The prediction has a mean pLDDT of 81. A computed fold for a 476-nucleotide part of an RNA from a Bacteroidales bacterium, annotated as small-subunit ribosomal RNA, 3' major domain. Its Rfam family is "Bacterial small subunit ribosomal RNA".
[in-house]
Context: one part of a larger RNA
């Protein structure tokens, strides 16, 4: 100086309180442990691991495993020998890699010889082998808390202090007042991006009031730029006004205006560091070890196993609900190896045919909601696992291991113990949609869009984490 305290004082956070709505019970998806197993590759282990790495494990991927193969080797160079291949077809073996075999087959040339293939020898490779406690880069977790430091200058013998302390205020070490300090420096805070209003510029692919024209209907069509959108550039909010309180800083006020009011609402943005955190398996690298195998190629299988523990999810256990019929209203995104209007055909997954679109022009494209009808409180017209049968479609192939339809089948569950999590507004709950990755999918996961739309906060005494001061310590 720090760091601890079941010390003390002040403040703050979904901390709790007050709500709301879950997990813990069940089925089933995932993912971890142990189990097993030839092998169930291999990392992540409190919080900060367990729908994490993986934003897609049938083959491949794949690093595991069992067999079968090669050995300068899967790429590229230099030299030195040799050779006309190579490819492709057709054929023996064979799970395939891959061995052999029979056609076909090089270029220029001044006829020394050069290109270029292939093979071969030397030398350079390969290694998801191990070390993350040798490292770089990245990332998490304190924490978007508000804090951490210089330089000069006082103070102390020094370690080190002061500044950062006191007194108000703030989200905030904000800012104002005081001051042996005065200044600065990374951090807040603004400066960037969405987004809530208006104005202007621009009217295609978007729009259509007003006119005129057509159709069964449709912005369909002349034409407009008015409104919506669109996408570029401004205004716009600063406690700027007005009242109180206050030395001010600033607070108070359902004030006034205003579309927004005191950071107006997300978002990117992580300060010195802290955990020998996490990553050699993304990537690089420093050591070591493998070198006819820990490289390197196929086939098959395994990553998907199941006595059972746990973590995150989904479906539900009903009437604010199920089914049945009718009818409405987004946003964001994605589309040529796609995205399909629209027809026919199938119960239907799909399929045939055709036709628009390189997309504000076409196209994937909405559900909870509203109207009406059943169902009548029951393991049910609840719930939908399981399992038999029959099918689509993807792919070289769906047995081990795909998704999806039909018809049958109808387990468990009547709201869940201790305990335990998220949310303070367009927020919780609900409801569909869309993308990436992807031949397809085990997507109930991730990322994102938008419809409907609540409740409570008296308060800080107590839990849990954090900031400042102060005290105590046998801890550093």
């Nucleotide at each position: 100086u720090g760091a601890c305290g079941g010390g003390g004082g002040c403040c703050c956070g979904c901390a709790c309180a007050a709500g709301c709505g879950g997990a813990g019970g069940a089925a089933c998806a995932u993912g971890u442990g142990g189990u097993u197993u030839a092998a169930u590759u291999c990392g992540a282990u409190g919080a900060u691991a367990c729908g994490c790495g993986a934003g897609g494990a049938a083959c491949c991927u794949u690093a595991c495993c069992u067999g079968g193969g090669c050995u300068u080797a899967a790429a590229u160079g230099u030299a030195g020998a040799u050779u006309g291949c190579a490819u492709a077809a057709c054929u023996u073996a064979g799970a395939a890699a891959u061995a052999g075999g029979u056609u076909u087959u090089c270029c220029c040339u001044u006829c020394g010889g050069g290109g270029c293939u292939a093979u071969u020898u030397a030398c350079a490779a390969g290694g998801u082998g191990c070390u993350g406690c040798a490292u770089g880069g990245u990332u998490g977790u304190c924490g978007u808390c508000a804090g951490c430091u210089c330089g000069u200058g006082c103070c102390g013998u020094g370690a080190g202090g002061u500044g950062u302390c006191g007194g108000g205020u703030u989200a905030a070490g904000u800012c104002c007042c005081a001051u042996a300090a005065c200044g600065a420096g990374c951090g807040c805070a603004a400066c960037c991006c969405c987004u809530a209003u208006c104005g202007u510029u621009a009217g295609u692919u978007g729009c259509c009031a007003g006119c005129g024209g057509g159709u069964a209907a449709u912005g369909c069509c002349g034409g407009g730029g008015a409104c919506u959108c669109u996408a570029g550039c401004g205004a716009g909010a600063c406690u700027g006004c007005c009242a109180c309180c206050g030395u001010a800083a600033g607070g108070u006020g359902a004030g006034a205006g205003g579309a927004a009011g005191g950071u107006g609402g997300g978002g990117a943005u992580g300060a010195c560091g802290u955990c020998a955190a996490a990553u050699c398996a993304g990537c690089a690298c420093g050591g070591c070890c493998c070198u006819u195998a820990u490289g390197u190629c196929c086939a098959g299988g395994g990553c998907u196993a199941c006595a059972c523990a746990c973590g995150u999810g989904u479906u539900a256990c009903a009437a604010u609900g199920g089914c049945c019929g009718a009818u409405a209203c987004a946003a964001a995104g994605g589309g040529c190896a796609g995205c399909u209007a629209c027809u026919u055909c199938g119960c239907g997954a799909g399929a045939a045919g055709a036709u628009g679109c390189u997309a504000a022009u076409c196209u994937c494209c909405a559900a909870a909601g509203c109207c009406g009808g059943u169902c009548c409180c029951a393991g049910u017209u609840c719930g939908g696992a399981u399992u038999g049968g029959a099918g689509u479609c993807u792919g070289c192939a769906a047995c081990c291991c795909g998704a999806c339809u039909c018809c049958a089948u109808g387990a468990a569950g009547c709201u869940g113990g201790a305990u335990u999590c998220g949310c303070u507004a367009g927020u919780a709950a609900u409801c569909g949609c869309g993308c990436a990755u992807c031949a397809g999918c085990c997507a109930u996961g991730g990322c994102g869009c938008g419809g409907u739309g609540a409740a409570u906060a008296c308060g800080u005494u107590c839990c849990c984490g954090g900031g400042c001061c102060u005290u105590g310590u046998a801890c550093a």